[in-house]
The RNA shown here (transfer RNA) has 72 nucleotides and comes from Candidatus Ryanbacteria bacterium CG10_big_fil_rev_8_21_14_0_10_43_42.
Rfam family: tRNA. The family's RNA type in Rfam is transfer RNA.
Its mean pLDDT, the model's own confidence on a scale to 100, is 80.
Parts: sequence; C1' cells; structure tokens
RNA sequence: GCUCCCAUAGUUCAAUGGAUAGAAUGCAGGCUUCCGGAGCCUGUGAUAGAGGUUCGAAUCCUCUUGGGAGCA
Repeated sequence: GCUCCCAUAGUUCAAUGGAUAGAAUGCAGGCUUCCGGAGCCUGUGAUAGAGGUUCGAAUCCUCUUGGGAGCA
C1' cells in the first nucleotide's frame, strides 16, 4: 500500500428495514436480617463519527476513526 472482518448499557450478548433498541450482569435505592450474604421489588444506563437511500435505518450504501486478520 491492497483486500476482508468487527464496533450496541460499566461488562457479556440479542434485535427479518417497522411496538418505547431487549436480556443477563454491574451500580443505586427499598423490603428482609442483629450485621452481611442470598432472595424479592424499583430505578439507572447504549447503536463509534459524518453523510446518503427509504414512508421508516442498529440493520442497506459511501467516507472517516479505532481494533483484528490476510497478501505484498
């Protein structure tokens, strides 16, 4: 330098182009307990960035950024 793959919550993963982006875990509060743990309830928090296509984009297309693999 060229080609390919990946990027969603603090973490690990879901989501045929169509309901308010969901679950587990974590964190905070409450119940319970002598205290803690476990359990139960409630809350919290995300589509890497910019454009395009579309009635509608996490999903399709382009560029950029970051990570990984292969070739030279």